This is a predicted structure of a 104-nucleotide RNA (SAM riboswitch aptamer (S box leader)) from an uncultured Holophagaceae bacterium. Model confidence (mean pLDDT): 87 of 100. The model forms 97% of the base pairs in the Rfam consensus. Rfam family: SAM riboswitch aptamer (S box leader). Rfam links the family to the GO term regulation of gene expression. The sequence was found by an Rfam model in a public genome assembly.

RNA sequence: GCGUUAUCCAGAAAGGUGGAGGGAAAGGCCCUGUGAAACCUUGGCAACCUGCGAACGCAAGGUGCCAAUUCCUGCCCUUGGCGCGCCUGAGGGGAAGAUACCGA
Numbered sequence: 001g002c003g004u005u006a007u008c009c010a011g012a013a014a015g016g017u018g019g020a021g022g023g024a025a026a027g028g029c030c031c032u033g034u035g036a037a038a039c040c041u042u043g044g045c046a047a048c049c050u051g052c053g054a055a056c057g058c059a060a061g062g063u064g065c066c067a068a069u070u071c072c073u074g075c076c077c078u079u080g081g082c083g084c085g086c087c088u089g090a091g092g093g094g095a096a097g098a099u100a101c102c103g104a
Stems, first nucleotide, its partner, number of pairs: 002103002005100004013042005021031003026073003043066003048062002050059003070096001075093007082085001
């Protein structure tokens, strides 16, 4: 990197280095010199695997995570609004993506 399955409206930041980008991609909309990314330290959240346990649970060793619902949308279906448009609201399902376990 590929495939299966599960979850994704909850939760959780300070310091140091650094010095202009970042939020996957496109379009939006945001964050950012009141300091982006990245790295380091410390702290925290959560509970997939793990340990204990009959179960409910408890713990926190391995991952993961700590702006905004996966920030929102794109495709399909249902349904509404009036300004009737390349407009817009609501609901459902997908696609894509992220993380974990397992598998080849």